Predicted 3D model of a 76-nucleotide RNA (transfer RNA) from a Candidatus Shapirobacteria bacterium. Its Rfam family is "tRNA". It is annotated as a transfer RNA. Its mean pLDDT, the model's own confidence on a scale to 100, is 82.
RNA sequence: GGGCCCAUAGCGUAGUUGGUAGCGCGUCCCCAUGGCAUGGGGAAGGUCAGGGGUUCGAGUCCCCUUGGGUCCACCA
Numbered sequence: 001g002g003g004c005c006c007a008u009a010g011c012g013u014a015g016u017u018g019g020u021a022g023c024g025c026g027u028c029c030c031c032a033u034g035g036c037a038u039g040g041g042g043a044a045g046g047u048c049a050g051g052g053g054u055u056c057g058a059g060u061c062c063c064c065u066u067g068g069g070u071c072c073a074c075c076a
Base pairs, nucleotide, nucleotide: 001072002071003070004069005068006067007066010025011024012023013022019056027043028042029041030040031039032038049065050064051063052062053061
């Protein structure tokens, strides 16, 4: 230098066909227990790595950038 893959909630991840972003753990509240553990119910929490474009509409498609992984090439 070139190819490919990855980036979504505090952590791990789904969303692959464009149509109002979920799941588990954790956190907070309530109930059961004398209390803990545990179980049940509920809630909060996301600019979808950053920027731009296409579209009525983008996590998803296109371009650029950043970070990470991997393979190849080059130099020695």